Background: This is a predicted structure of a 99-nucleotide RNA (SAM riboswitch aptamer (S box leader)) from uncultured Megasphaera sp. Of the family's consensus pairs, 94% are formed in the model. The organism belongs to Megasphaera, within Bacteria. The prediction has a mean pLDDT of 84. Its Rfam family is "SAM riboswitch aptamer (S box leader)". Rfam's curators write: The SAM riboswitch is found upstream of a number of genes which code for proteins involved in methionine or cysteine biosynthesis in Gram-positive bacteria.
[in-house]
């Protein structure tokens, strides 16, 4: 840079007081969360295979790289529009993953 982020995925053992990217809210946590390990799985992208005139897109396994497996990226966070108000809806910022 570019393409996606409303779907999907668990049980154990070890650690102890935080975590949820930052800020505000709100949540999750000693009925041990985050994080680590060890088997599982999920199917997001890249690789395989089918369908396609080729592309694009669609669908299949889950071998391999690599993610991921609380809550719509948890919701706002700038900026448009809509509304009497709480809000809604586009589209940015910023983040995550993949190539």
């Nucleotide at each position: 840079u570019c393409a996606u982020c409303a779907a999907g995925a668990g049980c154990a053992g070890c650690c102890g007081a935080g975590g949820g990217a930052c800020u505000g809210g709100c949540c999750c946590u000693a009925u041990g969360a985050c994080g680590c390990u060890g088997c599982g799985g999920c199917a997001a992208c890249c690789u395989c295979c089918g369908u396609g005139g080729g592309g694009a897109a669609c669908g299949g396994a889950a071998u391999g790289g690599u993610g991921c497996c609380a809550a719509u990226u948890c919701c706002a966070g700038c900026g448009g529009g809509c509304g009497u108000u709480u809000g809604c809806c586009c589209g940015g910022c910023a983040g995550a993953u993949g190539a």